[in-house]
Molecule: transfer RNA
Organism: Clostridia bacterium
RNA sequence: GCACCAUUAGCUCAGUAGGAUAGAGCGUCCGCCUCCUAAGCGGAAGGCCACUGGUUCGAAUCCAGUAUGGUGUG
Repeated sequence: GCACCAUUAGCUCAGUAGGAUAGAGCGUCCGCCUCCUAAGCGGAAGGCCACUGGUUCGAAUCCAGUAUGGUGUG
């Protein structure tokens, strides 16, 4: 340099042949329980889906470019 893959919550990930309010586990916070803690149970907060444009009535999802990381290769 070229090719391919990944980027969604604090962390690890799901969701992609477009469809209406974007999810799970762990963690955090609050409550219940307990003499206290842990465990267990209930609840809450937290993301406009890496960024910029495009297509479309409608985009996390399709297209182009950019950025970061990874793998392969001359």